[in-house]
Context: one part of a larger RNA
RNA sequence: CUGGGUGUAAAGGGCGCGUAGGCGGGACUGUAAGUCUGACGUGAAAUACCACGGCUCAACCGUGGGGCUGCGUUGGAAACUAAGGUUCUUGCGGGACGGAGAGGAAAGCGGAAUUCCCAGUGUAGCGGUGGAAUGCGUAGAUAUUGGGAGGAACACCAGUGGCGAAGGCGGCUUACUGGACGUUAACUGACGCUGAGGCGCGAAAGCGUGGGGAGCAAACAGGAUUAGAUACCCUGGUAGUCCACGCCGUAAACGAUGGAUACUAGGUGUGGGGGGACUGACCCCUUCCGUGCCGGAGUUAACACAAUAAGUAUCCCACCUGGGGAGUACGGUCGCAAGACUGAAACUC
Repeated sequence: CUGGGUGUAAAGGGCGCGUAGGCGGGACUGUAAGUCUGACGUGAAAUACCACGGCUCAACCGUGGGGCUGCGUUGGAAACUAAGGUUCUUGCGGGACGGAGAGGAAAGCGGAAUUCCCAGUGUAGCGGUGGAAUGCGUAGAUAUUGGGAGGAACACCAGUGGCGAAGGCGGCUUACUGGACGUUAACUGACGCUGAGGCGCGAAAGCGUGGGGAGCAAACAGGAUUAGAUACCCUGGUAGUCCACGCCGUAAACGAUGGAUACUAGGUGUGGGGGGACUGACCCCUUCCGUGCCGGAGUUAACACAAUAAGUAUCCCACCUGGGGAGUACGGUCGCAAGACUGAAACUC
């Protein structure tokens, strides 16, 4: 390389948009590049293969045959692919109508709680633990009542509920804005799928500048525990956590399961729509989209998966190829740095 694979054994890119490329719905028509076929030319000799023969055999040699899978020219075929023309509507898009949603981003507002400050009541403890101590408190704490300040997060509702491509999104209101879904069937007429590079998004931590800082809390300090205790427990506590702008670009970024399309028993919940039936918002029947559980065939090494496939097929991308060395070294690209991406070998089992 071919092959075989990628839920858990090595292996799905963190996620999207999209360039090149690859692949691509139904009908008719002509063309003849691919494709198939006839003929002609060429495909040197030697070698190789087969048969026969010559040296006493063989090696070696001779004669004949087939072949040389290819290329060119030319005649033809037209199913498939292709490029061209005409056309269709079921794929894509799209008009109208409708409801659902923590989808995004901005501003404003609200209550509970913690902490702090002021004032009142009040007196000797509070706090903390397995038990203690450090700590706080007669300069009046803890508790309790009233007032105030500030920051962060939004109890109940809340649900294998919803939305988003993923990361993720949860108090309320307002204006702005993306997507999906259902019904209808105007309009368009294959406009599609995937996607190497590329571009963008991307939790937490971390970084830069400026703000903010209630609670929590790496580091750090103290108290305990212990043989020790650079820990687990306790009292404190700084970065950080929050905001704005700019970086970083990683993760058990997980469903450890790439995307698209079609097909293949059922049962039962739940979210959003439509239709039918009914006196009826219920129940019931039916249909589309989503989200769970159970389960048959089939698949699987097993576990399990099973219309949300890990089943049956097609297309495209990514990735794997024994363990360690090693996600290391070197080089390159990116980054302020931390580092990220790309990514070996010797050696060894």